[in-house]
């Protein structure tokens, strides 16, 4: 000095339950809480995947299908990036 590598050590994040708020749902904020995370920071206005169907659109229908313009970054993938033992 670099990794597709992960000891240490300082820091930082928060899963699921529950509450509270918001929203047609998904799911997002706030509290509490820690499963686990070296990217569990960023990107969803254009790579892959998922999730939810208000409006629409079929249909005789309040049912059901289809549909993202609404979500998911803690699926994958992109480009950033903190420490430095073996």
């Nucleotide at each position: 000095c670099a990794a597709c590598c992960g000891a240490a050590a300082g820091a930082g994040c928060a899963u699921a339950c529950c509450c509270g708020g918001u929203g047609a749902a998904a799911g997002c904020c706030g509290g509490c809480g820690a499963c686990g995370c070296a990217a569990a920071a960023c990107u969803a206005a254009a790579g892959g995947g998922g999730c939810u169907a208000a409006c629409g659109c079929g249909u005789a229908a309040u049912c059901c299908g289809c549909u993202a313009u609404g979500c998911c970054a803690g699926c994958c993938a992109g480009g950033u990036g903190c420490c430095g033992a073996a």